[in-house]
Molecule: TPP riboswitch aptamer (THI element)
Organism: Ascidiaceihabitans sp.
RNA sequence: AACCCUACCUCGGGGGGCUUUAACUAGCUGAGAUGCCAUUGUGCGGACCCGUUGAACCUGAACCGGCUAACACCGGCGGAGGGAAGGUAUCGGCACAACAG
Numbered sequence: 001a002a003c004c005c006u007a008c009c010u011c012g013g014g015g016g017g018c019u020u021u022a023a024c025u026a027g028c029u030g031a032g033a034u035g036c037c038a039u040u041g042u043g044c045g046g047a048c049c050c051g052u053u054g055a056a057c058c059u060g061a062a063c064c065g066g067c068u069a070a071c072a073c074c075g076g077c078g079g080a081g082g083g084a085a086g087g088u089a090u091c092g093g094c095a096c097a098a099c100a101g
Stems, first nucleotide, its partner, number of pairs: 003093002006089005011051004017028003034045003037041001057082003063076004
């Protein structure tokens, strides 16, 4: 030096379940279960999570086994197939060595 970690900048990706109520009423899990418009949409936002060392999230899948009122949860499918990144910078790591005293 490169690279790594970290931070920042700019940008991008993603989801919204189960039960219940007269009612977004109440409860559960979860990081997150949301607000607005009314041209009801492939819409616009908030929070949150995730961005290739990528299990965020999607597909297979109305999947298979266990468990539950159900979702959730555990195991499998499975490190299967897909999946969104560029830039800048200090300390630190790498990471000490040489020379001089």